Background: This is a predicted structure of a 67-nucleotide RNA (Fluoride riboswitch aptamer (crcB RNA motif)) from Rubrobacter taiwanensis. Its Rfam family is "Fluoride riboswitch aptamer (crcB RNA motif)". On this family, see Baker et al., Science 2012: "Widespread genetic switches and toxicity resistance proteins for fluoride". Model confidence (mean pLDDT): 75 of 100. The source organism's lineage runs through Bacteria, Actinomycetota, Rubrobacteria, Rubrobacterales and Rubrobacter.
């Protein structure tokens, strides 16, 4: 200073936090929602669902009730 083996660990998962638990990725990644029109394929337009990959609690935003 370099090899090798082992263990921790690091990011993501269409809007916030904790906790479990899955799954992908190794920075040239993973990821960055659908749905109908329309397009000059560079995009535009107009609708819908959801604070979760999943489960669970809080929050925040909506809706109805009842004090």
């Nucleotide at each position: 200073a370099g090899c090798g083996c082992c263990g921790a660990g690091g990011g993501u998962g269409a809007u916030g936090a904790g906790g479990c638990u899955c799954a992908c990725c190794c920075a040239u990644a993973a990821c960055c929602g659908c749905a109908u029109c329309u397009c000059a394929c560079g995009g535009g337009a107009u609708g819908c669902u959801g604070a979760u990959g999943g489960c669970u609690u809080c929050u925040a935003c909506u809706u109805g009730c009842g004090g």